[in-house]
């Protein structure tokens, strides 16, 4: 130095242009004498800028980071 591949709540994840899905976790509650287990509800997220679109997580471009491979 160059190709390629990822980037979504606190964790993993699912999303082929049209209000983001699901699991654990976490909050209230209801259950119990009390903890756990269960049920109901609730916050919580698209790596960062530009560009293309009536509208972008999605698509192009540069940046970061982070994984592969040449050199």
């Nucleotide at each position: 130095g160059g190709g390629c591949c990822u980037a979504u709540g606190g964790u993993c994840u699912a999303g082929u242009g049209g209000u983001a899905u699901a699991a654990c976790g976490c909050g209230u509650c209801a259950u119990u004498c009390g903890c756990a287990u269960u049920g109901a509800c609730g916050a919580a997220a698209c790596g960062g800028g530009a560009g293309u679109u009536c509208g972008a997580u999605u698509c192009u471009c540069c940046c970061u980071a982070g994984g592969u491979c040449c050199a």

This is a predicted structure of a 71-nucleotide RNA (transfer RNA) from a bacterium. The sequence is in RNAcentral, with records from ENA. Model confidence (mean pLDDT): 83 of 100. Its Rfam family is "tRNA". It is annotated as a transfer RNA.